[in-house]
RNA sequence: CCACGAUAAAGGCAAACCUGCCGCAAGGCAGGGACGCAAAGCCAUAGGGCCUUUCUAAAUAGAAUGGCAGCCUGGCCGCCGAU
Repeated sequence: CCACGAUAAAGGCAAACCUGCCGCAAGGCAGGGACGCAAAGCCAUAGGGCCUUUCUAAAUAGAAUGGCAGCCUGGCCGCCGAU
């Protein structure tokens, strides 16, 4: 340095739910709270997928709009060292 991820060590993050605020909504922010996570760190102008709103409109579909990184793949950075 690369791979790998241990009944290791030091730590980290924080699902559902509750409260308050923002938003038409999906959802986001803060506090509480822990289901879990070796990247549950970052990237939505890397690709796919899903969700919201509006229109086409009658619809399996399309367009526009906003969102999800804890949906998958991908990229970048990163702690430790059993192997």
Molecule: c-di-GMP-I riboswitch aptamer
Organism: Bacillota bacterium